[in-house]
RNA sequence: AAUGCCAAAGGCAAACCUGUCAAAAGGCAGGGACGCAAAGCCAUAGGAUCUAAGGUGCUGUGCAAGCGCUAUGACAGCCUGGCUGCCAAUU
Numbered sequence: 001a002a003u004g005c006c007a008a009a010g011g012c013a014a015a016c017c018u019g020u021c022a023a024a025a026g027g028c029a030g031g032g033a034c035g036c037a038a039a040g041c042c043a044u045a046g047g048a049u050c051u052a053a054g055g056u057g058c059u060g061u062g063c064a065a066g067c068g069c070u071a072u073g074a075c076a077g078c079c080u081g082g083c084u085g086c087c088a089a090u091u
Stems, first nucleotide, its partner, number of pairs: 001091002003088002011036002016031006034077001040083003045080003049074002054070006
């Protein structure tokens, strides 16, 4: 430097449950393991996806309410990309 198949050391932790924050998506902490060789970090690199408080359009005389659109919100365990890194059955 490359490679990583059922090996070894060490690591992370989906669903679900509890608490908490948030309008929500979702985040964080504890329990818990479906999985993961980057399931470490970057959402101010691009796309997908989720949400719609706020904004806006429609229905409605109006109010209330409902429905649609919208990311500035979220997601790195959806894909591509960037940065960093442990181990050795292996070259």